[in-house]
RNA sequence: AGGUGAAAAAGGCAAACCCAUCGAAAGAUGGGGACGCAAAGCCACAGGUCUAAAGCUCGCUUAGGCAAGCCAAGACGGCUGGGUUGCCGCC
Repeated sequence: AGGUGAAAAAGGCAAACCCAUCGAAAGAUGGGGACGCAAAGCCACAGGUCUAAAGCUCGCUUAGGCAAGCCAAGACGGCUGGGUUGCCGCC
């Protein structure tokens, strides 16, 4: 430097669930908690998935308002690929 994760060591992260806060929601953050994880560190770049407040369309309604459809500028990196950095062991 490249490849690799069988068994280890030192450590690290933390699903579900519960509580609090934020958010229209998806979800996020903090605390508790561990199903798992060798990048479950970081980046929404490609695909994918979730949500639909605002907006648009349309219908109903005297009105206020209500229903339906579309839509990401909102999210998910613990869905896959990509980029980037990195601990330990082995070859």